[in-house]
RNA sequence: AUAAUUAAAGUGCUGAAUCUGAGCUUUUGGAUGCUCAGAACGGGGGAUUUCAUGUGGGGUGAAUCAUGUGUAGAACAUGUAGGGCUUACACCUUAGCCCGAAUCCGUCAACUAACCUCGUAAGUAAAGAAAGGUGGACAA
Repeated sequence: AUAAUUAAAGUGCUGAAUCUGAGCUUUUGGAUGCUCAGAACGGGGGAUUUCAUGUGGGGUGAAUCAUGUGUAGAACAUGUAGGGCUUACACCUUAGCCCGAAUCCGUCAACUAACCUCGUAAGUAAAGAAAGGUGGACAA
C1' cells in the first nucleotide's frame, strides 16, 4: 500500500416495515434487551346498491405474459406487461445500469359505510457520486 474479517457510530438504497413515551431487567451510569401504550405507515376481512362468476378460486408483491430448447417434465434461453437506482427532496426530459422473484390461504373471500383484525420484517452499498430544466424546503 492492497485485500479480507470483526466491532462501533453515522450516511444512502429496496421495502409498509418508522417515531415517541412509560415500566422492568442490568449497571456506578449509560447503551442493549423485554413488556405495555400512543402516533404514523401498510395489508386483510366486512352491508345496501351495482357488477360478476363458476375448467376450483383467492391474497401479499413491480414480478405478468409469449416463444423456443428439453420425450413429458425439471431446468434453461430470448423477449415482455410492469418496477427500481444513478447521493438533500419532488416533478419533467435525456442517457446509462439493473429487477422482472418468492411465498401464503386451503374449496373460501368482487367492490364495500359502520365495524373487526393483522404487520412494522428482511436485505444491501462505499468516498465519489450522470446531465439539463422547474419548484419548494432547509441552512447561512